[in-house]
RNA sequence: GUGAAGGCUGAAUGAGAGACCAUAGUGGCGCCGAAGGAGCAAGGGGAACCGAAACUCUCAGGCAAAAAGAAUUCAGCUGGACG
Repeated sequence: GUGAAGGCUGAAUGAGAGACCAUAGUGGCGCCGAAGGAGCAAGGGGAACCGAAACUCUCAGGCAAAAAGAAUUCAGCUGGACG
RNA backbone atom coordinates (compact mmCIF):
# COMPACT_ATOMS: atom_id res chain seq x y z
P G A 1 -0.62 3.94 3.51
O5' G A 1 -0.82 2.93 2.29
C5' G A 1 -0.69 3.40 0.97
C4' G A 1 -0.68 2.24 0.00
C3' G A 1 -1.92 1.36 0.00
O3' G A 1 -2.98 1.92 -0.74
C1' G A 1 0.00 0.00 0.00
P U A 2 -4.47 1.49 -0.34
O5' U A 2 -4.61 0.03 -0.95
C5' U A 2 -4.61 -0.17 -2.35
C4' U A 2 -4.53 -1.64 -2.67
C3' U A 2 -5.74 -2.48 -2.24
O3' U A 2 -6.77 -2.43 -3.21
C1' U A 2 -3.74 -3.58 -1.62
P G A 3 -8.22 -1.88 -2.77
O5' G A 3 -8.86 -3.01 -1.84
C5' G A 3 -8.94 -4.35 -2.30
C4' G A 3 -8.46 -5.28 -1.21
C3' G A 3 -9.51 -5.69 -0.20
O3' G A 3 -10.14 -6.86 -0.64
C1' G A 3 -7.42 -5.16 0.85
P A A 4 -11.52 -7.38 0.03
O5' A A 4 -11.34 -8.97 -0.04
C5' A A 4 -11.05 -9.59 -1.28
C4' A A 4 -10.67 -11.04 -1.06
C3' A A 4 -11.53 -11.78 -0.04
O3' A A 4 -12.73 -12.26 -0.61
C1' A A 4 -9.27 -12.11 0.47
P A A 5 -14.07 -12.29 0.27
O5' A A 5 -13.81 -13.45 1.33
C5' A A 5 -13.66 -14.79 0.89
C4' A A 5 -13.18 -15.66 2.03
C3' A A 5 -14.07 -15.70 3.26
O3' A A 5 -15.18 -16.57 3.11
C1' A A 5 -11.84 -15.41 3.93
P G A 6 -16.62 -16.13 3.65
O5' G A 6 -16.39 -15.94 5.22
C5' G A 6 -16.08 -17.06 6.04
C4' G A 6 -15.61 -16.61 7.40
C3' G A 6 -16.60 -15.77 8.20
O3' G A 6 -17.58 -16.56 8.84
C1' G A 6 -14.50 -14.74 8.27
P G A 7 -19.08 -16.02 9.03
O5' G A 7 -18.91 -14.90 10.15
C5' G A 7 -18.46 -15.26 11.45
C4' G A 7 -18.28 -14.03 12.30
C3' G A 7 -19.50 -13.13 12.40
O3' G A 7 -20.42 -13.60 13.37
C1' G A 7 -17.60 -11.82 11.94
P C A 8 -22.01 -13.37 13.13
O5' C A 8 -22.20 -11.83 13.50
C5' C A 8 -21.87 -11.36 14.80
C4' C A 8 -21.96 -9.85 14.86
C3' C A 8 -23.27 -9.25 14.34
O3' C A 8 -24.31 -9.30 15.29
C1' C A 8 -21.45 -8.06 13.43
P U A 9 -25.84 -9.44 14.78
O5' U A 9 -26.14 -7.99 14.19
C5' U A 9 -26.12 -6.86 15.05
C4' U A 9 -26.27 -5.58 14.25
C3' U A 9 -27.45 -5.53 13.30
O3' U A 9 -28.68 -5.24 13.95
C1' U A 9 -25.53 -4.75 12.19
P G A 10 -30.05 -5.85 13.36
O5' G A 10 -30.31 -4.95 12.08
C5' G A 10 -30.54 -3.55 12.21
C4' G A 10 -30.53 -2.86 10.86
C3' G A 10 -31.47 -3.43 9.81
O3' G A 10 -32.81 -3.01 10.00
C1' G A 10 -29.37 -3.04 8.85
P A A 11 -34.02 -3.96 9.53
O5' A A 11 -34.01 -3.82 7.95
C5' A A 11 -34.27 -2.56 7.34
C4' A A 11 -34.08 -2.62 5.83
C3' A A 11 -34.82 -3.74 5.13
O3' A A 11 -36.18 -3.44 4.89
C1' A A 11 -32.59 -3.67 4.37
P A A 12 -37.27 -4.64 4.87
O5' A A 12 -37.01 -5.36 3.48
C5' A A 12 -37.19 -4.64 2.26
C4' A A 12 -36.77 -5.48 1.08
C3' A A 12 -37.35 -6.89 1.03
O3' A A 12 -38.67 -6.92 0.51
C1' A A 12 -35.03 -6.98 0.61
P U A 13 -39.72 -8.00 1.10
O5' U A 13 -39.25 -9.38 0.44
C5' U A 13 -39.31 -9.57 -0.96
C4' U A 13 -38.61 -10.84 -1.37
C3' U A 13 -39.11 -12.10 -0.69
O3' U A 13 -40.30 -12.60 -1.28
C1' U A 13 -36.75 -12.07 -0.69
P G A 14 -41.44 -13.23 -0.33
O5' G A 14 -40.70 -14.41 0.46
C5' G A 14 -40.33 -15.61 -0.22
C4' G A 14 -39.44 -16.46 0.65
C3' G A 14 -40.08 -16.97 1.94
O3' G A 14 -40.85 -18.13 1.71
C1' G A 14 -37.95 -16.09 2.42
P A A 15 -42.39 -18.15 2.14
O5' A A 15 -42.77 -19.69 1.94
C5' A A 15 -42.50 -20.33 0.70
C4' A A 15 -42.01 -21.75 0.94
C3' A A 15 -42.92 -22.60 1.82
O3' A A 15 -43.97 -23.17 1.08
C1' A A 15 -40.68 -22.80 2.55
P G A 16 -45.40 -23.49 1.79
O5' G A 16 -45.11 -24.78 2.70
C5' G A 16 -44.72 -26.01 2.11
C4' G A 16 -44.30 -26.99 3.19
C3' G A 16 -45.34 -27.21 4.27
O3' G A 16 -46.26 -28.22 3.90
C1' G A 16 -43.25 -26.76 5.26
P A A 17 -47.83 -27.89 3.74
O5' A A 17 -48.44 -28.46 5.09
C5' A A 17 -48.19 -29.82 5.46
C4' A A 17 -47.98 -29.94 6.94
C3' A A 17 -49.06 -29.30 7.81
O3' A A 17 -50.19 -30.12 7.93
C1' A A 17 -46.92 -28.71 8.63
P G A 18 -51.65 -29.46 7.86
O5' G A 18 -51.70 -28.58 9.17
C5' G A 18 -51.86 -29.19 10.45
C4' G A 18 -53.24 -28.92 10.98
C3' G A 18 -53.54 -27.44 11.18
O3' G A 18 -54.90 -27.21 10.93
C1' G A 18 -53.62 -28.57 13.25
P A A 19 -55.35 -25.89 10.15
O5' A A 19 -56.38 -25.16 11.14
C5' A A 19 -56.24 -23.80 11.41
C4' A A 19 -56.14 -23.53 12.90
C3' A A 19 -57.38 -23.91 13.69
O3' A A 19 -57.01 -24.21 15.03
C1' A A 19 -57.08 -21.56 13.76
P C A 20 -57.96 -25.09 16.03
O5' C A 20 -58.60 -26.33 15.24
C5' C A 20 -57.84 -27.25 14.57
C4' C A 20 -58.26 -28.68 14.83
C3' C A 20 -58.99 -28.98 16.15
O3' C A 20 -60.39 -28.85 16.04
C1' C A 20 -57.14 -30.41 15.94
P C A 21 -61.30 -28.62 17.38
O5' C A 21 -61.05 -29.91 18.29
C5' C A 21 -61.71 -31.14 17.99
C4' C A 21 -61.39 -32.18 19.05
C3' C A 21 -61.72 -31.79 20.49
O3' C A 21 -63.09 -31.96 20.79
C1' C A 21 -59.56 -32.72 20.41
P A A 22 -63.76 -30.92 21.88
O5' A A 22 -63.17 -31.39 23.28
C5' A A 22 -63.57 -32.64 23.83
C4' A A 22 -62.66 -33.05 24.97
C3' A A 22 -62.65 -32.14 26.19
O3' A A 22 -63.75 -32.33 27.03
C1' A A 22 -60.44 -32.72 25.62
P U A 23 -64.43 -31.00 27.74
O5' U A 23 -63.31 -30.50 28.76
C5' U A 23 -62.99 -31.27 29.91
C4' U A 23 -61.63 -30.88 30.45
C3' U A 23 -61.56 -29.52 31.16
O3' U A 23 -62.00 -29.61 32.51
C1' U A 23 -59.75 -29.73 29.64
P A A 24 -62.56 -28.28 33.25
O5' A A 24 -61.47 -27.17 32.90
C5' A A 24 -60.23 -27.15 33.62
C4' A A 24 -59.17 -26.44 32.81
C3' A A 24 -57.87 -26.24 33.54
O3' A A 24 -56.71 -26.52 32.76
C1' A A 24 -58.85 -24.11 33.03
P G A 25 -56.14 -25.56 31.60
O5' G A 25 -54.83 -25.22 32.42
C5' G A 25 -54.13 -23.99 32.20
C4' G A 25 -52.98 -23.88 33.19
C3' G A 25 -52.01 -25.06 33.16
O3' G A 25 -50.68 -24.61 33.37
C1' G A 25 -53.11 -24.97 35.27
P U A 26 -49.55 -25.08 32.33
O5' U A 26 -49.96 -26.54 31.84
C5' U A 26 -49.32 -27.69 32.38
C4' U A 26 -50.31 -28.83 32.46
C3' U A 26 -50.21 -29.84 31.33
O3' U A 26 -49.18 -30.79 31.55
C1' U A 26 -52.46 -29.24 31.65
P G A 27 -48.48 -31.47 30.26
O5' G A 27 -49.59 -32.48 29.74
C5' G A 27 -49.95 -33.61 30.54
C4' G A 27 -51.21 -34.25 30.02
C3' G A 27 -51.13 -34.85 28.63
O3' G A 27 -50.50 -36.12 28.62
C1' G A 27 -53.12 -33.60 28.82
P G A 28 -49.73 -36.62 27.28
O5' G A 28 -50.93 -36.94 26.26
C5' G A 28 -51.86 -37.97 26.56
C4' G A 28 -52.91 -38.06 25.48
C3' G A 28 -52.37 -38.19 24.07
O3' G A 28 -52.00 -39.52 23.76
C1' G A 28 -54.06 -36.55 24.11
P C A 29 -50.76 -39.81 22.77
O5' C A 29 -51.40 -39.59 21.32
C5' C A 29 -52.48 -40.40 20.88
C4' C A 29 -53.18 -39.77 19.70
C3' C A 29 -52.29 -39.45 18.49
O3' C A 29 -51.97 -40.59 17.71
C1' C A 29 -53.70 -37.62 18.93
P G A 30 -50.55 -40.64 16.96
O5' G A 30 -50.71 -39.52 15.83
C5' G A 30 -51.62 -39.72 14.77
C4' G A 30 -51.79 -38.48 13.92
C3' G A 30 -50.56 -37.98 13.19
O3' G A 30 -50.25 -38.76 12.05
C1' G A 30 -51.70 -36.15 14.11
P C A 31 -48.67 -38.96 11.64
O5' C A 31 -48.22 -37.47 11.26
C5' C A 31 -48.55 -36.92 10.00
C4' C A 31 -48.36 -35.42 9.97
C3' C A 31 -46.95 -34.92 9.72
O3' C A 31 -46.57 -35.04 8.36
C1' C A 31 -48.00 -33.60 11.37
P C A 32 -45.00 -35.10 8.00
O5' C A 32 -44.54 -33.58 8.23
C5' C A 32 -45.02 -32.55 7.37
C4' C A 32 -44.31 -31.25 7.68
C3' C A 32 -42.79 -31.32 7.63
O3' C A 32 -42.32 -31.18 6.31
C1' C A 32 -43.48 -30.16 9.58
P G A 33 -40.95 -31.90 5.87
O5' G A 33 -39.83 -30.86 6.37
C5' G A 33 -39.96 -29.48 6.05
C4' G A 33 -38.94 -28.64 6.77
C3' G A 33 -37.49 -29.11 6.58
O3' G A 33 -36.64 -27.95 6.45
C1' G A 33 -37.96 -28.90 8.85
P A A 34 -35.44 -28.04 5.43
O5' A A 34 -34.52 -26.79 5.79
C5' A A 34 -33.62 -26.84 6.88
C4' A A 34 -33.67 -25.56 7.69
C3' A A 34 -34.84 -25.51 8.67
O3' A A 34 -34.48 -24.70 9.79
C1' A A 34 -35.04 -23.77 7.11
P A A 35 -33.88 -25.36 11.07
O5' A A 35 -33.46 -24.07 11.92
C5' A A 35 -33.05 -22.88 11.27
C4' A A 35 -32.68 -21.83 12.30
C3' A A 35 -31.56 -22.23 13.25
O3' A A 35 -30.28 -22.02 12.70
C1' A A 35 -33.36 -21.38 14.50
P G A 36 -29.25 -23.29 12.67
O5' G A 36 -29.09 -23.68 14.20
C5' G A 36 -28.52 -22.77 15.13
C4' G A 36 -28.74 -23.24 16.55
C3' G A 36 -28.18 -24.62 16.87
O3' G A 36 -26.79 -24.60 17.13
C1' G A 36 -30.38 -24.49 17.66
P G A 37 -25.88 -25.83 16.57
O5' G A 37 -26.44 -27.13 17.30
C5' G A 37 -26.30 -27.28 18.70
C4' G A 37 -27.01 -28.53 19.18
C3' G A 37 -26.50 -29.83 18.58
O3' G A 37 -25.32 -30.30 19.20
C1' G A 37 -28.85 -29.80 18.53
P A A 38 -24.23 -31.11 18.32
O5' A A 38 -24.87 -32.55 18.07
C5' A A 38 -25.17 -33.40 19.17
C4' A A 38 -25.99 -34.60 18.73
C3' A A 38 -25.37 -35.43 17.61
O3' A A 38 -24.42 -36.36 18.10
C1' A A 38 -27.62 -34.98 17.09
P G A 39 -23.22 -36.84 17.14
O5' G A 39 -23.94 -37.76 16.05
C5' G A 39 -24.56 -38.98 16.43
C4' G A 39 -25.12 -39.68 15.21
C3' G A 39 -24.11 -39.88 14.09
O3' G A 39 -23.33 -41.04 14.28
C1' G A 39 -26.14 -39.02 13.23
P C A 40 -21.82 -41.11 13.79
O5' C A 40 -21.99 -41.39 12.22
C5' C A 40 -22.78 -42.47 11.77
C4' C A 40 -22.96 -42.44 10.28
C3' C A 40 -21.64 -42.47 9.50
O3' C A 40 -21.79 -43.32 8.38
C1' C A 40 -22.93 -40.61 8.84
P A A 41 -20.49 -44.20 7.91
O5' A A 41 -20.39 -43.82 6.36
C5' A A 41 -21.31 -44.37 5.44
C4' A A 41 -21.05 -43.84 4.04
C3' A A 41 -19.58 -43.81 3.62
O3' A A 41 -19.16 -45.07 3.14
C1' A A 41 -20.60 -41.74 3.10
P A A 42 -17.66 -45.63 3.39
O5' A A 42 -16.80 -44.73 2.41
C5' A A 42 -16.95 -44.84 1.01
C4' A A 42 -16.31 -43.66 0.29
C3' A A 42 -14.84 -43.42 0.62
O3' A A 42 -13.99 -44.24 -0.15
C1' A A 42 -16.02 -41.39 0.79
P G A 43 -12.83 -45.13 0.56
O5' G A 43 -11.91 -43.99 1.19
C5' G A 43 -11.22 -43.06 0.36
C4' G A 43 -10.74 -41.86 1.15
C3' G A 43 -9.82 -42.19 2.31
O3' G A 43 -8.48 -42.41 1.90
C1' G A 43 -11.48 -40.70 3.05
P G A 44 -7.57 -43.52 2.72
O5' G A 44 -7.26 -42.76 4.08
C5' G A 44 -6.54 -41.53 4.08
C4' G A 44 -6.48 -40.92 5.46
C3' G A 44 -5.94 -41.82 6.55
O3' G A 44 -4.53 -41.91 6.54
C1' G A 44 -7.89 -40.74 7.32
P G A 45 -3.83 -43.37 6.81
O5' G A 45 -4.16 -43.64 8.35
C5' G A 45 -3.62 -42.79 9.35
C4' G A 45 -4.18 -43.14 10.71
C3' G A 45 -4.11 -44.60 11.10
O3' G A 45 -2.81 -45.01 11.53
C1' G A 45 -6.24 -43.78 11.60
P G A 46 -2.25 -46.51 11.01
O5' G A 46 -3.29 -47.60 11.53
C5' G A 46 -3.26 -48.93 11.05
C4' G A 46 -3.55 -49.89 12.17
C3' G A 46 -4.82 -49.61 12.95
O3' G A 46 -5.95 -50.22 12.35
C1' G A 46 -3.02 -49.91 14.45
P A A 47 -7.32 -49.44 12.22
O5' A A 47 -7.89 -49.40 13.72
C5' A A 47 -8.39 -50.57 14.33
C4' A A 47 -8.46 -50.39 15.83
C3' A A 47 -9.43 -49.34 16.32
O3' A A 47 -10.73 -49.85 16.47
C1' A A 47 -7.33 -49.01 17.35
P A A 48 -12.03 -48.92 16.28
O5' A A 48 -11.96 -47.93 17.52
C5' A A 48 -12.34 -48.36 18.82
C4' A A 48 -11.93 -47.34 19.87
C3' A A 48 -12.58 -45.97 19.73
O3' A A 48 -13.85 -45.90 20.32
C1' A A 48 -10.25 -45.72 19.98
P C A 49 -15.09 -45.40 19.47
O5' C A 49 -14.56 -44.07 18.78
C5' C A 49 -14.32 -42.88 19.53
C4' C A 49 -13.25 -42.04 18.88
C3' C A 49 -13.72 -41.08 17.79
O3' C A 49 -14.25 -39.89 18.33
C1' C A 49 -11.82 -42.25 17.02
P C A 50 -15.33 -39.08 17.46
O5' C A 50 -14.46 -38.42 16.29
C5' C A 50 -13.46 -37.45 16.58
C4' C A 50 -12.72 -37.04 15.33
C3' C A 50 -13.58 -36.50 14.21
O3' C A 50 -13.90 -35.13 14.40
C1' C A 50 -12.04 -38.05 13.33
P G A 51 -15.38 -34.65 14.00
O5' G A 51 -15.50 -35.00 12.46
C5' G A 51 -14.73 -34.30 11.49
C4' G A 51 -14.89 -34.91 10.12
C3' G A 51 -16.32 -35.09 9.66
O3' G A 51 -16.89 -33.89 9.17
C1' G A 51 -15.14 -37.08 9.28
P A A 52 -18.19 -33.34 9.91
O5' A A 52 -18.96 -32.61 8.72
C5' A A 52 -18.38 -31.47 8.10
C4' A A 52 -19.10 -31.15 6.81
C3' A A 52 -20.62 -31.05 6.92
O3' A A 52 -21.03 -29.79 7.41
C1' A A 52 -20.04 -32.36 5.06
P A A 53 -22.43 -29.70 8.16
O5' A A 53 -23.49 -29.67 6.96
C5' A A 53 -23.44 -28.64 5.98
C4' A A 53 -24.28 -29.01 4.78
C3' A A 53 -25.73 -29.36 5.10
O3' A A 53 -26.52 -28.20 5.23
C1' A A 53 -24.81 -30.98 3.64
P A A 54 -27.83 -28.26 6.10
O5' A A 54 -28.95 -28.61 5.03
C5' A A 54 -30.32 -28.67 5.41
C4' A A 54 -31.17 -28.82 4.18
C3' A A 54 -30.84 -30.03 3.32
O3' A A 54 -32.02 -30.49 2.67
C1' A A 54 -30.46 -28.07 2.08
P C A 55 -32.82 -31.73 3.21
O5' C A 55 -31.81 -32.95 3.06
C5' C A 55 -31.75 -33.69 1.85
C4' C A 55 -31.14 -35.05 2.11
C3' C A 55 -31.72 -35.77 3.32
O3' C A 55 -32.89 -36.48 2.98
C1' C A 55 -29.36 -35.80 3.45
P U A 56 -34.16 -36.50 3.98
O5' U A 56 -33.65 -37.33 5.25
C5' U A 56 -33.38 -38.71 5.13
C4' U A 56 -32.81 -39.26 6.42
C3' U A 56 -33.58 -38.90 7.68
O3' U A 56 -34.71 -39.74 7.88
C1' U A 56 -31.29 -38.52 8.04
P C A 57 -36.01 -39.17 8.62
O5' C A 57 -35.51 -39.00 10.13
C5' C A 57 -35.15 -40.13 10.91
C4' C A 57 -34.66 -39.71 12.28
C3' C A 57 -35.64 -38.87 13.08
O3' C A 57 -36.58 -39.67 13.75
C1' C A 57 -33.45 -37.95 13.22
P U A 58 -38.13 -39.21 13.82
O5' U A 58 -38.09 -37.95 14.78
C5' U A 58 -37.57 -38.08 16.10
C4' U A 58 -37.22 -36.74 16.69
C3' U A 58 -38.44 -35.86 17.00
O3' U A 58 -38.18 -35.10 18.17
C1' U A 58 -37.02 -34.75 15.47
P C A 59 -38.55 -35.81 19.59
O5' C A 59 -37.27 -35.36 20.44
C5' C A 59 -37.10 -35.77 21.79
C4' C A 59 -36.05 -34.90 22.46
C3' C A 59 -36.40 -33.42 22.49
O3' C A 59 -37.22 -33.09 23.59
C1' C A 59 -34.21 -33.69 21.65
P A A 60 -38.47 -32.15 23.39
O5' A A 60 -37.83 -30.75 22.99
C5' A A 60 -37.02 -30.02 23.90
C4' A A 60 -36.28 -28.90 23.21
C3' A A 60 -37.16 -27.91 22.44
O3' A A 60 -37.71 -26.91 23.28
C1' A A 60 -35.41 -28.60 21.05
P G A 61 -39.21 -26.45 23.03
O5' G A 61 -39.17 -25.81 21.57
C5' G A 61 -38.45 -24.60 21.32
C4' G A 61 -38.43 -24.30 19.84
C3' G A 61 -39.79 -24.16 19.17
O3' G A 61 -40.38 -22.89 19.38
C1' G A 61 -38.41 -25.55 17.86
P G A 62 -41.98 -22.82 19.56
O5' G A 62 -42.56 -23.12 18.11
C5' G A 62 -42.32 -22.22 17.02
C4' G A 62 -42.61 -22.89 15.70
C3' G A 62 -44.08 -23.19 15.42
O3' G A 62 -44.77 -22.06 14.93
C1' G A 62 -42.74 -25.07 14.87
P C A 63 -46.37 -21.99 15.15
O5' C A 63 -46.98 -23.09 14.16
C5' C A 63 -46.96 -22.90 12.76
C4' C A 63 -47.74 -23.98 12.05
C3' C A 63 -49.16 -24.17 12.55
O3' C A 63 -50.05 -23.27 11.90
C1' C A 63 -48.10 -26.27 12.35
P A A 64 -50.73 -22.07 12.67
O5' A A 64 -51.99 -21.76 11.76
C5' A A 64 -51.89 -21.67 10.34
C4' A A 64 -52.83 -20.63 9.80
C3' A A 64 -52.24 -19.22 9.73
O3' A A 64 -51.52 -19.01 8.53
C1' A A 64 -54.35 -19.14 10.77
P A A 65 -50.16 -18.18 8.60
O5' A A 65 -50.62 -16.72 9.05
C5' A A 65 -51.32 -15.87 8.15
C4' A A 65 -51.72 -14.59 8.84
C3' A A 65 -50.57 -13.80 9.46
O3' A A 65 -49.94 -12.95 8.52
C1' A A 65 -52.28 -14.06 11.06
P A A 66 -48.35 -12.82 8.54
O5' A A 66 -48.03 -12.17 9.96
C5' A A 66 -48.37 -10.81 10.24
C4' A A 66 -48.16 -10.49 11.70
C3' A A 66 -46.74 -10.72 12.22
O3' A A 66 -45.89 -9.63 11.96
C1' A A 66 -48.29 -11.74 13.67
P A A 67 -44.39 -9.90 11.48
O5' A A 67 -43.73 -10.66 12.72
C5' A A 67 -43.46 -9.98 13.95
C4' A A 67 -43.07 -10.95 15.03
C3' A A 67 -41.83 -11.79 14.74
O3' A A 67 -40.63 -11.11 15.06
C1' A A 67 -43.56 -13.20 15.47
P A A 68 -39.35 -11.31 14.09
O5' A A 68 -38.94 -12.84 14.26
C5' A A 68 -38.44 -13.33 15.49
C4' A A 68 -38.38 -14.84 15.49
C3' A A 68 -37.49 -15.44 14.41
O3' A A 68 -36.13 -15.49 14.82
C1' A A 68 -39.57 -16.52 14.39
P G A 69 -34.97 -15.11 13.77
O5' G A 69 -35.07 -16.23 12.64
C5' G A 69 -34.77 -17.59 12.91
C4' G A 69 -35.22 -18.47 11.77
C3' G A 69 -34.65 -18.09 10.41
O3' G A 69 -33.36 -18.63 10.20
C1' G A 69 -36.98 -18.40 10.23
P A A 70 -32.09 -17.68 10.17
O5' A A 70 -30.99 -18.55 9.42
C5' A A 70 -30.54 -19.77 9.98
C4' A A 70 -30.53 -20.87 8.94
C3' A A 70 -29.77 -20.53 7.66
O3' A A 70 -28.38 -20.75 7.78
C1' A A 70 -31.88 -21.44 7.11
P A A 71 -27.34 -19.72 7.18
O5' A A 71 -27.71 -19.65 5.64
C5' A A 71 -27.46 -20.75 4.79
C4' A A 71 -28.15 -20.55 3.45
C3' A A 71 -27.75 -19.28 2.71
O3' A A 71 -26.55 -19.44 1.97
C1' A A 71 -30.10 -19.45 2.75
P U A 72 -25.55 -18.22 1.77
O5' U A 72 -26.24 -17.35 0.63
C5' U A 72 -26.52 -17.93 -0.63
C4' U A 72 -27.39 -17.01 -1.46
C3' U A 72 -26.92 -15.57 -1.57
O3' U A 72 -25.91 -15.41 -2.56
C1' U A 72 -29.21 -15.59 -1.04
P U A 73 -24.78 -14.29 -2.36
O5' U A 73 -25.55 -12.93 -2.69
C5' U A 73 -26.10 -12.72 -3.99
C4' U A 73 -26.93 -11.46 -4.01
C3' U A 73 -26.25 -10.21 -3.47
O3' U A 73 -25.38 -9.61 -4.42
C1' U A 73 -28.41 -10.37 -2.56
P C A 74 -24.08 -8.81 -3.88
O5' C A 74 -24.68 -7.47 -3.29
C5' C A 74 -25.37 -6.55 -4.14
C4' C A 74 -26.06 -5.47 -3.33
C3' C A 74 -25.18 -4.70 -2.37
O3' C A 74 -24.41 -3.69 -3.01
C1' C A 74 -27.16 -5.32 -1.28
P A A 75 -22.97 -3.31 -2.38
O5' A A 75 -23.36 -2.46 -1.08
C5' A A 75 -24.04 -1.22 -1.22
C4' A A 75 -24.43 -0.66 0.13
C3' A A 75 -23.30 -0.55 1.15
O3' A A 75 -22.49 0.60 0.96
C1' A A 75 -25.18 -1.52 2.17
P G A 76 -20.93 0.54 1.37
O5' G A 76 -20.97 0.68 2.96
C5' G A 76 -21.47 1.87 3.57
C4' G A 76 -21.67 1.67 5.06
C3' G A 76 -20.43 1.22 5.83
O3' G A 76 -19.55 2.28 6.14
C1' G A 76 -22.28 -0.09 6.48
P C A 77 -17.97 1.98 6.23
O5' C A 77 -17.82 1.17 7.60
C5' C A 77 -18.08 1.82 8.84
C4' C A 77 -18.16 0.81 9.97
C3' C A 77 -16.90 0.01 10.23
O3' C A 77 -15.93 0.72 10.98
C1' C A 77 -18.75 -1.44 10.22
P U A 78 -14.36 0.39 10.74
O5' U A 78 -14.19 -1.13 11.19
C5' U A 78 -14.18 -1.48 12.57
C4' U A 78 -14.30 -2.99 12.74
C3' U A 78 -13.06 -3.80 12.41
O3' U A 78 -12.13 -3.81 13.47
C1' U A 78 -14.98 -4.83 11.50
P G A 79 -10.54 -3.98 13.10
O5' G A 79 -10.44 -5.42 12.40
C5' G A 79 -10.56 -6.62 13.16
C4' G A 79 -10.66 -7.81 12.21
C3' G A 79 -9.42 -8.06 11.38
O3' G A 79 -8.52 -8.94 12.05
C1' G A 79 -11.34 -8.07 9.98
P G A 80 -7.22 -8.41 12.78
O5' G A 80 -6.16 -9.58 12.47
C5' G A 80 -5.10 -9.38 11.56
C4' G A 80 -5.53 -9.80 10.17
C3' G A 80 -4.50 -9.49 9.09
O3' G A 80 -3.63 -10.60 8.96
C1' G A 80 -6.68 -8.76 8.43
P A A 81 -2.41 -10.66 7.94
O5' A A 81 -2.90 -11.73 6.86
C5' A A 81 -3.05 -13.09 7.22
C4' A A 81 -3.69 -13.86 6.09
C3' A A 81 -2.90 -13.91 4.79
O3' A A 81 -1.93 -14.94 4.79
C1' A A 81 -5.12 -13.27 4.32
P C A 82 -0.44 -14.68 4.29
O5' C A 82 -0.64 -13.92 2.91
C5' C A 82 -1.11 -14.61 1.76
C4' C A 82 -1.30 -13.64 0.61
C3' C A 82 -0.06 -12.85 0.23
O3' C A 82 0.83 -13.58 -0.59
C1' C A 82 -1.90 -11.39 0.39
P G A 83 2.41 -13.42 -0.40
O5' G A 83 2.70 -12.06 -1.19
C5' G A 83 2.40 -11.97 -2.58
C4' G A 83 2.48 -10.53 -3.04
C3' G A 83 3.78 -9.81 -2.73
O3' G A 83 4.81 -10.12 -3.66
C1' G A 83 1.96 -8.44 -2.14